Notes: RNAcentral holds the full RNA, with entries from ENA. This is a predicted structure of a 692-nucleotide part of an RNA (large-subunit ribosomal RNA, domain II) from a Candidatus Omnitrophota bacterium. The coordinates come from a structure-prediction model, not an experiment, and the mean pLDDT is 86.
[in-house]
Context: one part of a larger RNA
RNA sequence: ACCGACGAGUUACUGUGCGUUGCAAGCUUAAGUUCUUAUGGAACGAAGGCGUAGCGAAAGCGAGUCUGAAUAGGGCGACAAAGUAACGUAUAGUAGACCCGAAACUACGUGAUCUACCCAUGGCCAGGUUGAAGCUUUGAGAAAUCAAAGCGGAGGACCGAACGCAUAAAUGUUGAAAAAUUUAGCGAUGAGCUGUGGGUCGGAGUGAAAGGCUAAUCAAACGUAGCAAUUGCUGGUUCUCCCCGAAAUAGUUCUAGGACUAGCCUCGGACAAUAAAUAACAGGGGUAGAGUUACCGAAUAGGCUAGGCGCCUCACCAGGCGACCAAACCUAACCAAACUCCGAAUACUGUUAUUCGUACUCCGGGAGUCAGUCUCUGAGGGCUAAGCUUCAGAGUCGAGAGGGUAUCAACCCAGACCAUCGGUUAAGGUCCCUAAUAUAGACUAAGUGGUAAAGGAAGUGAGAUCACAUAGACAACCAGGAUGUUGGCUCAGAGGCAGCCAUCAUUUAAAGAGUGCGUAACAGCUCACUGGUCGAGUGAUUUUGCGCCGAAAAUGAACGGGGCUCAAGUCUAUAACCGAAACCAUGGAACUAUUUUAUCUUCGGAUAAAAUGGCUGGUAGGGGAGCGUUCUGUUAAGCAUUGAAGGCGUACCGAAAGGAGCGCUGGAGCUGACAGAAGUGAUGAUGUCGGU
Numbered sequence: 001a002c003c004g005a006c007g008a009g010u011u012a013c014u015g016u017g018c019g020u021u022g023c024a025a026g027c028u029u030a031a032g033u034u035c036u037u038a039u040g041g042a043a044c045g046a047a048g049g050c051g052u053a054g055c056g057a058a059a060g061c062g063a064g065u066c067u068g069a070a071u072a073g074g075g076c077g078a079c080a081a082a083g084u085a086a087c088g089u090a091u092a093g094u095a096g097a098c099c100c101g102a103a104a105c106u107a108c109g110u111g112a113u114c115u116a117c118c119c120a121u122g123g124c125c126a127g128g129u130u131g132a133a134g135c136u137u138u139g140a141g142a143a144a145u146c147a148a149a150g151c152g153g154a155g156g157a158c159c160g161a162a163c164g165c166a167u168a169a170a171u172g173u174u175g176a177a178a179a180a181u182u183u184a185g186c187g188a189u190g191a192g193c194u195g196u197g198g199g200u201c202g203g204a205g206u207g208a209a210a211g212g213c214u215a216a217u218c219a220a221a222c223g224u225a226g227c228a229a230u231u232g233c234u235g236g237u238u239c240u241c242c243c244c245g246a247a248a249u250a251g252u253u254c255u256a257g258g259a260c261u262a263g264c265c266u267c268g269g270a271c272a273a274u275a276a277a278u279a280a281c282a283g284g285g286g287u288a289g290a291g292u293u294a295c296c297g298a299a300u301a302g303g304c305u306a307g308g309c310g311c312c313u314c315a316c317c318a319g320g321c322g323a324c325c326a327a328a329c330c331u332a333a334c335c336a337a338a339c340u341c342c343g344a345a346u347a348c349u350g351u352u353a354u355u356c357g358u359a360c361u362c363c364g365g366g367a368g369u370c371a372g373u374c375u376c377u378g379a380g381g382g383c384u385a386a387g388c389u390u391c392a393g394a395g396u397c398g399a400g401a402g403g404g405u406a407u408c409a410a411c412c413c414a415g416a417c418c419a420u421c422g423g424u425u426a427a428g429g430u431c432c433c434u435a436a437u438a439u440a441g442a443c444u445a446a447g448u449g450g451u452a453a454a455g456g457a458a459g460u461g462a463g464a465u466c467a468c469a470u471a472g473a474c475a476a477c478c479a480g481g482a483u484g485u486u487g488g489c490u491c492a493g494a495g496g497c498a499g500c501c502a503u504c505a506u507u508u509a510a511a512g513a514g515u516g517c518g519u520a521a522c523a524g525c526u527c528a529c530u531g532g533u534c535g536a537g538u539g540a541u542u543u544u545g546c547g548c549c550g551a552a553a554a555u556g557a558a559c560g561g562g563g564c565u566c567a568a569g570u571c572u573a574u575a576a577c578c579g580a581a582a583c584c585a586u587g588g589a590a591c592u593a594u595u596u597u598a599u600c601u602u603c604g605g606a607u608a609a610a611a612u613g614g615c616u617g618g619u620a621g622g623g624g625a626g627c628g629u630u631c632u633g634u635u636a637a638g639c640a641u642u643g644a645a646g647g648c649g650u651a652c653c654g655a656a657a658g659g660a661g662c663g664c665u666g667g668a669g670c671u672g673a674c675a676g677a678a679g680u681g682a683u684g685a686u687g688u689c690g691g692u
Stems, first nucleotide, its partner, number of pairs: 001692006011095013026050003032044005054061002064076004098236002101233001105226006116200009125190001127159003130155001134151007163187003167184005202218001204214003239626006249262005263369002265366006274359001276355008289342001290340002297335001300332004305326001307325002309322004372397001374395008402413003417588004422584003428578003431562003437575007449564001455549002459546010476533005482506003487501003512527001516525002589616001591614010627681001629678008638670002646665005652659002
């Protein structure tokens, strides 16, 4: 991992609702007793319980009673009525209470053969080195004492095996090993190592102290019991079909991933007053917008002018000036969620009418939900950031399949009862992949289309305005481009052309006291301007369509691909077609409403059939109807060696769970119908056990 078996809302009691049955102003027995065909049944048994009357704390009174001085007022009742017992079912409470799962807590015991420390008694430490005290001898000395040599053999001394340890690295890491191996390393007469026996333990021991160790277990060992501890947490929870169908909000919460009440769902009952939509009419509002000489606040420029400041003047007082700051006022232009002289659309409320036909509301049983998500719109926070966050309105998903968007919960279209090798459409598409296309007129040359900004540009199409032009424009070519003069100043120089000032006049077809290059300064080249050649448009500004650049990221990836250029791109227009589970058609099913018919009837209704209309996506969840398994009762005086159950195969029947028939196998039990009772249904729980 697979296969098989097992594996989770049960049982008791007590409430409440619904259903069925018996009796009914009553209903009912419990223990117990007797009988019996005896784990059963029947009869008896009225103690007790509920109901038939309430009010009061109570005495008590009673259709009333309590409060009260009250006959008042007020509270709770009556004026009218159905209960009770059993069973079934749903749900709640108490119990382990749907199943599995803690970390823990407590009690009583078992452990020091591991390990920590201690006690008793034993054992062990090759070899080598160093050479303390002390002693002896000799020498020195008056002595104290000193020196030398020898003997001596101290030490938590030195080197280094056994022994003990564990510093580094490698290997090992489903190991040879649940801690090792190898190569190096440290201690090795000591606070040394070690054998045997003994002692101390669970809030306790022991600890040269690491929360270490106390039998591969330690911030409280292990075993058993309390114990099915508790868990607002995670996981799991087993057959089918039909009807309806949520929520992710509010308030409160030692509350925030839990809960309670309300909201929203479902089922039953009651009422017929309602609800909803649309239209008209009647309302209040202060949002969007707008406005700001209608307030309030903000704010720009100018004017006017208090105040301030600076400068000048001044013995003081005063005075003058100011491209400074600036209140109030004026002019012009402007702003506001917490401004308003104004002011919509929607929304909301009411009335009437129409449509619809209980959808509303109330009472009662059962819930689930309290993490929401994205898109669009209006806002707050943030950076007018976020697949961000918090609200409000709408939609989708959630709980929604189908078609489109290549792929893609939340976007667009559209809400799937079933069947059809029938049809029509939506969004979106129609060259090929791939179902379906053409026409007319334009634009684009960038593969733009098929990513992006500020900004930039003789790209190109359409328009507008202005200027020049056959009295010859624009471009190109030929020629001229002069004189006073080297203007004056400055300067070493300054001659059109470093800089400053001025910028005149003459000759002219025209020519600046000079547009740029150049020289040390001149020179030289060139331009403005003019003539000629040529012969028809040229130039400037601006609006707009489509393009261009701007454009750098990590595998190659910015049309889904191929591929596309009078398009298979873009714009305008027209006509077709394709395209979904939408709509239509044909057939069928369930549910539901109405009507009709038939049968039964306790006259309330129930059942069946038909017709017509509606309706049938669905998670949590509510409601309904069934299938199958085991056992029991009744019945079939059922089936079975002429072959039961079980197994294998199979083209039949049913809307499903499922049910037959037949064949083979098997070899002895099994079943239909109607009821009853449950150890009643498994792909899931890192489920349990077994097999492979």